[in-house]
RNA sequence: GGGUGGUUAGCUCAGUUGGUUAGAGCGCCUGCUUCACACGCAGGAGGUCGGUGGUUCGAAUCCACUACUACCCA
Numbered sequence: 001g002g003g004u005g006g007u008u009a010g011c012u013c014a015g016u017u018g019g020u021u022a023g024a025g026c027g028c029c030u031g032c033u034u035c036a037c038a039c040g041c042a043g044g045a046g047g048u049c050g051g052u053g054g055u056u057c058g059a060a061u062c063c064a065c066u067a068c069u070a071c072c073c074a
Stems, first nucleotide, its partner, number of pairs: 001073007010026004019057001028044005050066005
């Protein structure tokens, strides 16, 4: 330099041909329970979906550029 994949909550990851409010598990917080902790139960907080621009009535999803990262080729 060329190619392929990944980037979504603190972490690991879903998200089905673009459609109404973006989710799960673990973690975190509060309450119940306990002498206390853990487990368990109930509830809650936390995301401008890597960035910019475009297409569209509508974008996490499609397109272009770009950043980071993994692998392959040279």

The RNA shown here (transfer RNA) has 74 nucleotides and comes from Chitiniphilus eburneus. The same sequence occurs in records of 3 taxa. The organism belongs to Chitiniphilus, within Bacteria. It matches the Rfam family "tRNA". The family's RNA type in Rfam is transfer RNA. Model confidence (mean pLDDT): 80 of 100.